A computed fold for an 85-nucleotide RNA from a Gammaproteobacteria bacterium, annotated as c-di-GMP-I riboswitch aptamer. Its mean pLDDT, the model's own confidence on a scale to 100, is 81. The organism belongs to Gammaproteobacteria, within Bacteria.
RNA sequence: ACCAAAUAGAGGCAAUCCAACCACUCGGCUGGAGCGCAAAGCCAACGGUCCGUCGAUGAAAAUCGAAGACAGCGGGGCUGCCGGU
Numbered sequence: 001a002c003c004a005a006a007u008a009g010a011g012g013c014a015a016u017c018c019a020a021c022c023a024c025u026c027g028g029c030u031g032g033a034g035c036g037c038a039a040a041g042c043c044a045a046c047g048g049u050c051c052g053u054c055g056a057u058g059a060a061a062a063u064c065g066a067a068g069a070c071a072g073c074g075g076g077g078c079u080g081c082c083g084g085u
Stems, first nucleotide, its partner, number of pairs: 001085003012037002016033004021028002035072001041078003046074002048070003055064003
């Protein structure tokens, strides 16, 4: 410098559920538990999905709507432990 295929050891993350808190919601966060993960580390300025606050239309019902959320949906960018070349 490159790789993320295999092996070993050590460590890391945490779907879902339960409980507390925050949020209109999606969801976030803390603790317990542990489906899984070699980038399940970070990034929402690509596509997608979720929600529907504010707003728009409407007589109403309702419809539209991201500036919100998801990086554990796909792709991409940046960084990287052990190990390998």